About this RNA:
The RNA shown here (THF (Tetrahydrofolate) riboswitch aptamer) has 114 nucleotides. The coordinates come from a structure-prediction model, not an experiment, and the mean pLDDT is 77. It was read from a public genome assembly, where an Rfam model found it. The model forms 82% of the base pairs in the Rfam consensus. Its Rfam family is "THF (Tetrahydrofolate) riboswitch aptamer". On this family, see Ames et al., Chem Biol 2010: "A eubacterial riboswitch class that senses the coenzyme tetrahydrofolate".
RNA sequence: UGCAGAGUAGAUUACGAAGCGUUAAGUGCCGAGUGAACAGGGAGUUGUCAUUCGGACGAAAAGCAUGGAGCACACCAGUUCCUGCUUGCGGUUUCGCAGUCGCAUCCCGCUGUU
Numbered sequence: 001u002g003c004a005g006a007g008u009a010g011a012u013u014a015c016g017a018a019g020c021g022u023u024a025a026g027u028g029c030c031g032a033g034u035g036a037a038c039a040g041g042g043a044g045u046u047g048u049c050a051u052u053c054g055g056a057c058g059a060a061a062a063g064c065a066u067g068g069a070g071c072a073c074a075c076c077a078g079u080u081c082c083u084g085c086u087u088g089c090g091g092u093u094u095c096g097c098a099g100u101c102g103c104a105u106c107c108c109g110c111u112g113u114u
Stems, first nucleotide, its partner, number of pairs: 002113004010101004015096005020090003029055008040108004061087005067082005
C1' cells in the first nucleotide's frame, strides 16, 4: 500500500409462556410536531425507533356453569345482564429461546494477510 474480515443499537421469522381485546383497544396505512439511538472514535441522512395530535379504513365468534343479579312465573319451563371457565379469532402486547438480516453513508481505528 492492496485485499479480506470481525463487531452495535435494532429489525424480522418460528416456537414456548403469560396477558389484552373480541361492547374493538391494539396492529397495519396517510399527514404534521417533538425526541432518541445508530459497531472502538468522529460526523451523520430523505433511513430507523419512540411519543403526541389529526385523518382514512377496519375484524369471529362459539360453547359450558351446582356461580351472582334482575324480569317473568302456581309448578315445570323461560328470558336478560354480570362473572368465571373452555375452544377459537386479532397483520394484538410483553418476556424467554433459536434462526436470519444488520453502522444509509463518509473518515479513522481493530484483526488476518500481502